[in-house]
RNA sequence: CAUCGAGAGUGGGUGAGGGACCGGCCCUGUGACCCCACGGCAACCGGACCGCGCGUCGCGGCGCGGAUCGACAGGUGCCAAUUCCGGAUUCUCCGCAGGAGAAAAAGAUG
Numbered sequence: 001c002a003u004c005g006a007g008a009g010u011g012g013g014u015g016a017g018g019g020a021c022c023g024g025c026c027c028u029g030u031g032a033c034c035c036c037a038c039g040g041c042a043a044c045c046g047g048a049c050c051g052c053g054c055g056u057c058g059c060g061g062c063g064c065g066g067a068u069c070g071a072c073a074g075g076u077g078c079c080a081a082u083u084c085c086g087g088a089u090u091c092u093c094c095g096c097a098g099g100a101g102a103a104a105a106a107g108a109u110g
Stems, first nucleotide, its partner, number of pairs: 001110004009038005017027003021087004039079003043076003046072001049066006083106001089103006
């Protein structure tokens, strides 16, 4: 500085906490968090190939489908709930109380 209302989970290990903080609420022995394997999503950097079939000893080749409205290698990230919701500060609006919206702050990722 940009983005944060979209998207994407199974198995194994371990065994009691986790969702940043506070409050609420929620997830969790029908196994959380964390670790590993495989799979997936597509935000940032990058940017043109990829999948299947036929053929060949193999490559080249051919066909079909997908792809610059982003295929895909690599470096990261992510895969409960809007950053789960609200919360210090400022502004605007309605207002008795109180509430709504926007920005900022905090946090996460690049």
Molecule: SAM riboswitch aptamer (S box leader)
Organism: soil metagenome